Context: one part of a larger RNA
RNA sequence: CUGGGCGUAAAGAGCGUGUAGGCGGCAAGGUAAGUCAGGCGUGAAAGCCCUGGGCUUAACCCAGGAAGUGCGUUUGAAACUGCCUCGCUAGAGUAUGGGAGAGGAGAGUGGAAUUCCCGGUGUAGAGGUGAAAUUCGUAGAUAUCGGGAGGAACACCCGUGGCGAAGGCGACUCUCUGGACCAAUACUGACGCUGAGACGCGCAAGCGUGGGGAGCAAACAGGAUUAGAUACCCUGGUAGUCCACGCCGUAAACGAUGAGCACUAGGUGUAGCGGGUAUUGACCCCUGCUGUGCCGUAGCUAACGCAUUAAGUGCUCCGCCUGGGGAGUACGGCCGCAAGGCUAAAACUC
Numbered sequence: 001c002u003g004g005g006c007g008u009a010a011a012g013a014g015c016g017u018g019u020a021g022g023c024g025g026c027a028a029g030g031u032a033a034g035u036c037a038g039g040c041g042u043g044a045a046a047g048c049c050c051u052g053g054g055c056u057u058a059a060c061c062c063a064g065g066a067a068g069u070g071c072g073u074u075u076g077a078a079a080c081u082g083c084c085u086c087g088c089u090a091g092a093g094u095a096u097g098g099g100a101g102a103g104g105a106g107a108g109u110g111g112a113a114u115u116c117c118c119g120g121u122g123u124a125g126a127g128g129u130g131a132a133a134u135u136c137g138u139a140g141a142u143a144u145c146g147g148g149a150g151g152a153a154c155a156c157c158c159g160u161g162g163c164g165a166a167g168g169c170g171a172c173u174c175u176c177u178g179g180a181c182c183a184a185u186a187c188u189g190a191c192g193c194u195g196a197g198a199c200g201c202g203c204a205a206g207c208g209u210g211g212g213g214a215g216c217a218a219a220c221a222g223g224a225u226u227a228g229a230u231a232c233c234c235u236g237g238u239a240g241u242c243c244a245c246g247c248c249g250u251a252a253a254c255g256a257u258g259a260g261c262a263c264u265a266g267g268u269g270u271a272g273c274g275g276g277u278a279u280u281g282a283c284c285c286c287u288g289c290u291g292u293g294c295c296g297u298a299g300c301u302a303a304c305g306c307a308u309u310a311a312g313u314g315c316u317c318c319g320c321c322u323g324g325g326g327a328g329u330a331c332g333g334c335c336g337c338a339a340g341g342c343u344a345a346a347a348c349u350c
Base pairs, nucleotide, nucleotide: 003322004321005320006319007304008303012318014201015200016199017198021194022193023192025088026087028085029084030083031082033081034080035077036076037075038074039073040072041071042070049065050064051063052062053061054060091191092188093187094186095185096183097182098181103177104176105175106174107173108172109171110154115149116148117147118146119145120144121143125136126135162169163168206247207246208245209244210243211242215241216240220236221235222234223233258317259316260315261314262313263312266295267294268293269292270291271290272289273288274287275286276285299306300305323350324349325348332343333342334341335340
């Protein structure tokens, strides 16, 4: 090393596109590289093993044999793998017709609310709390009515509803654009799966340049509370939150569950599309595919639980784990403007 594992014990990369590689449907013919069988050569001696012999025995020594997983060569086999040729349509894809959707990007528009400004009415309070105070207000606040400005977010609809690879996506209209699903046929003919590197996307926070700034609000200031209160509560309040472009590349980026294919009882919701039945019609009822939930059999599991959306039964490919701490750290390298990220030890210690 051959092992065993990865929902919660250590362990699935945040997600995709895809290179090399690995793996790969049905049928026929050929080939004979892998594979299998036989022959020949080689596989030094000594040693190990067997037989016999020599020292009184043994150790030791001598002779012979066997073995020697291997390599080379040759003859043959052709099921499987590979390669070549020819074909097929069940995998995969294309065309046609449909309906669904907060999928993405850009432009424009709308109403409610907060704040501010102007004007009217109006007068002594308002605000805030457990209680207060800081704070605002007779220079007219709070309340209320009318007008205006500006920014951000889109109540109800909203649903274990939908869409997306993930992050994520929710007012309305238009333009551009991606994907999935359903139905019936036609076409291509294995074109497939996975994917080391690589490349791209990637919440929030943070960074750069320039805008914007209503509300909220790290930091900060003040008021309270308290033994103290660098907090929780209150009054303010700057970065930031918003936009454009460019970085960062991390999250409990979670289903803590990689991707693909096949198989393995059911029941019951729900979303999209279809078939049947029924009806004046919408429903109802039966049923197919795709998605999304709950319950549950076998089986699995340390248990919890999972259970056709598997954590069941198998196959293919990738990633990862190997006692706790030291440590996701040091050093080195690569990346970044920085913050830092990625890769990643050891001494020592239990």
This is a predicted structure of a 350-nucleotide part of an RNA (small-subunit ribosomal RNA, central domain) from an uncultured organism. Model confidence (mean pLDDT): 90 of 100. The RNAcentral record of the full RNA draws on ENA and SILVA.